RNA sequence: GCCCUCGUAGCUCAGGUGGAUAGAGCAACUGCCUUCUAAGCAGUGGGUCAAACGUUCGAGUCGUUCCGAGGGCG
Numbered sequence: 001g002c003c004c005u006c007g008u009a010g011c012u013c014a015g016g017u018g019g020a021u022a023g024a025g026c027a028a029c030u031g032c033c034u035u036c037u038a039a040g041c042a043g044u045g046g047g048u049c050a051a052a053c054g055u056u057c058g059a060g061u062c063g064u065u066c067c068g069a070g071g072g073c074g
Base pairs, nucleotide, nucleotide: 001073002072003071004070005069006068007067010026011025012024013023019057028044029043030042031041032040051065052064053063054062
């Protein structure tokens, strides 16, 4: 230098035929329980879907650019 894959909540990830309010587990917080803590039960909050632009009635999903991580070739 060229090619491929990935980037979604604090962490690990799902969502890949474009369609309705973007989800799970763990973590955090609140309440119940408990003498207290842990465990358990119930609930709450938390996201510019790495970034920008475009296509579309509609984009996490498609296209272009760019940034970062990993891998392959030279």
Background:
The RNA shown here (transfer RNA) has 74 nucleotides and comes from a Bacilli bacterium. Rfam family: tRNA. By type it is a transfer RNA. The source organism's lineage runs through Bacteria, Bacillati, Bacillota and Bacilli. The prediction has a mean pLDDT of 80.